[in-house]
RNA sequence: GCCUCUGUGGCUCAGUGGUAGAGCGCGUCCUUGGUAAGGACGAGGUCGCGAGUUCAAUUCUCGCCAGAGGCU
Numbered sequence: 001g002c003c004u005c006u007g008u009g010g011c012u013c014a015g016u017g018g019u020a021g022a023g024c025g026c027g028u029c030c031u032u033g034g035u036a037a038g039g040a041c042g043a044g045g046u047c048g049c050g051a052g053u054u055c056a057a058u059u060c061u062c063g064c065c066a067g068a069g070g071c072u
Base pairs, nucleotide, nucleotide: 001071002070003069004068005067006066007065010024011023012022013021018055026042027041028040029039030038048064049063050062051061052060
């Protein structure tokens, strides 16, 4: 230098055009003599950044940034 993949709550990951979800973690409550385990409810994400297409973009296209892998 070229090619491919990845970027989504604090962490690990789903979601492949139509209001963004799960597990763990966090908060409150229930339970217990107390903790842990268990149960109920809740908070928390302008979907890496910018532009384009579209009635509508996390999703499709382009550029940039960051990371991983490969080729030379």
Molecule: transfer RNA
Organism: Candidatus Micrarchaeota archaeon